[in-house]
Context: one part of a larger RNA
RNA sequence: GGACGAACGCUGGCGGCAGGCCUAACACAUGCAAGUCGAGCGAGAAGCUUGCCUUCGGGCGAGUGGGCAGCGGCGGACGGGGGAGUAACGCGUGGGGACGUACCCUUUGGUGGGGGAUAACGGUUGGAAACGACCGCUAAUACCGCAUAAUCCUGGAUUUAGGUUCAGGCAAAGAUUUAUCGCCAUUGGAUUGGCCCGCGUUAGAUUAGCUAGUUGGUGAGGUAAAGGCUCACCAAGGCUUCGAUCUAUAGCUGGUCUGAGAGGAUGAUCAGCCACACUGGGACUGAGACACGGCCCAGACUCCUACGGGAGGCAGCAGUGGGGAAUAUUGGACAAUGGGGGCAACCCUGAUCCAGCCAUGCCGCGUGAGUGAAGAAGGCCUUAGGGUUGUAAAACUCUUUCACCGGUGAAGAUAAUGACGGUAACCGGAGAAGAAGCCCCGGCUAACUCCGUGCCAGCAGCCGCGGUAAUACGGAGGGGGCUAGCGUUGUUC
Numbered sequence: 001g002g003a004c005g006a007a008c009g010c011u012g013g014c015g016g017c018a019g020g021c022c023u024a025a026c027a028c029a030u031g032c033a034a035g036u037c038g039a040g041c042g043a044g045a046a047g048c049u050u051g052c053c054u055u056c057g058g059g060c061g062a063g064u065g066g067g068c069a070g071c072g073g074c075g076g077a078c079g080g081g082g083g084a085g086u087a088a089c090g091c092g093u094g095g096g097g098a099c100g101u102a103c104c105c106u107u108u109g110g111u112g113g114g115g116g117a118u119a120a121c122g123g124u125u126g127g128a129a130a131c132g133a134c135c136g137c138u139a140a141u142a143c144c145g146c147a148u149a150a151u152c153c154u155g156g157a158u159u160u161a162g163g164u165u166c167a168g169g170c171a172a173a174g175a176u177u178u179a180u181c182g183c184c185a186u187u188g189g190a191u192u193g194g195c196c197c198g199c200g201u202u203a204g205a206u207u208a209g210c211u212a213g214u215u216g217g218u219g220a221g222g223u224a225a226a227g228g229c230u231c232a233c234c235a236a237g238g239c240u241u242c243g244a245u246c247u248a249u250a251g252c253u254g255g256u257c258u259g260a261g262a263g264g265a266u267g268a269u270c271a272g273c274c275a276c277a278c279u280g281g282g283a284c285u286g287a288g289a290c291a292c293g294g295c296c297c298a299g300a301c302u303c304c305u306a307c308g309g310g311a312g313g314c315a316g317c318a319g320u321g322g323g324g325a326a327u328a329u330u331g332g333a334c335a336a337u338g339g340g341g342g343c344a345a346c347c348c349u350g351a352u353c354c355a356g357c358c359a360u361g362c363c364g365c366g367u368g369a370g371u372g373a374a375g376a377a378g379g380c381c382u383u384a385g386g387g388u389u390g391u392a393a394a395a396c397u398c399u400u401u402c403a404c405c406g407g408u409g410a411a412g413a414u415a416a417u418g419a420c421g422g423u424a425a426c427c428g429g430a431g432a433a434g435a436a437g438c439c440c441c442g443g444c445u446a447a448c449u450c451c452g453u454g455c456c457a458g459c460a461g462c463c464g465c466g467g468u469a470a471u472a473c474g475g476a477g478g479g480g481g482c483u484a485g486c487g488u489u490g491u492u493c
Base pairs, nucleotide, nucleotide: 001493002492003491004490006489007488008487009486010485013365014364015363016362017361018360019358020357021323026321027320028319030318031317032316035074036073037072040071041070047064048063049062050061051060052059053058081276083274090201091200092199093198094197095196096195099193100192104189105188108185109184110183111182112146114144115143121136122135123134124133125132126131152169153168154167155166156165157164158163174181175180176179202248203247204246209239210238211237214236215235216234217233218232219231220230221229251273252272253271254270255266256265257264258263278299279298280297281296282295301312302311303310304309329355331354332353333352337351338349339348340347341346368398369397370396371395378389379388380387381386402434404429405428406427407426408425412420437482438481439480440479441478442463443462444461448477449476450475451474452473458465459464
């Protein structure tokens, strides 16, 4: 000198664009953050219309209506969060072959004929509740056989490869507004994921030996898939001073900061990958999870309880307590972009887009311009003559950026739909009017005098100032620097 997710002190006019718990992965009140489909299915409340009866309270029936639930499908594995763990094929980069892939595109073919249940619902009943138990009824794109089927799967034969052939096996669901959407098997693709390997990836030797599923083989099991991944048997291997093992620290990268570069430091925001979701473990469902707002078990904590038993998980968005030098609103909207569901209309979306707060940063603008010497008054200094503040002010002549007041009023939106927002912008109006501070002045280092103090009070980055003439302390006048900021502290180059 540069940089910062900064903080503190003094000060503070406006706008644009960014950024905003670095500490306790501490605990959380409250609201919202993942639903949707009636064009899969049964049932059908309130309300409305209407008929009959009525003790005038209402009851029963039909139609319409569709709430809240339920079965079923798809989505809750994306999106959002923080970085605890991890020194690892975790990440980066370059390769490999033994695999999966819902929705989407594409190829070929099919969608025949049956069955038994079960929630909802009704009844009885247990419990304080959470939630159940028994009996009965019912539907489906829910479930299960049968049929049929291949270029699919399994096995055999044949074949140099490619292929050819034989045997066995496996499926389906319907809906509607009649034009579509679906369903099953299959081919190829796209997308995406799992796995393996080479190289690179912090410090410590005051850590020198580590290892029995350990290293390899055979066989089997398991997986979508190679593999000690697991198991039985066999062998005795495997790693290591080119640093194994252990300990400490740490998410990695694109990047960011600095630097002429080499390098050093760093990994906030944005983007890619990883791991995590109160702590530990486990599987279920599913194309995909060992699943943040799913399930089970154990633990700690909090809450409810009728003491028998139950409920919960903000490292989602706001917000609260706590910690801390320190970091924001319990806001608006789905208008746009995207996501989920749906044929669609549409619904949901704290993703997102916006608004609010904060000089936290960067950038831009303003706080007026010109003329103006009686060099006014006042202040300060003085050798008492004067000098300086100083064209500075006043005064005169102008201007109106920003802010303010009034009016018009977007783009962002394809025909419609605008949260932002009566915002940006434009037009008109008034009036210099509403808008300057902070640090420093001994040398380094730009900038000097007076008064006070008297090794006191104090200053200080280093050298050092202060003990009666202090340009170094405190005040004043003057000056220098930067400027809506200026200094200090911290960290880093």
Molecule: small-subunit ribosomal RNA, 5' domain
Organism: uncultured prokaryote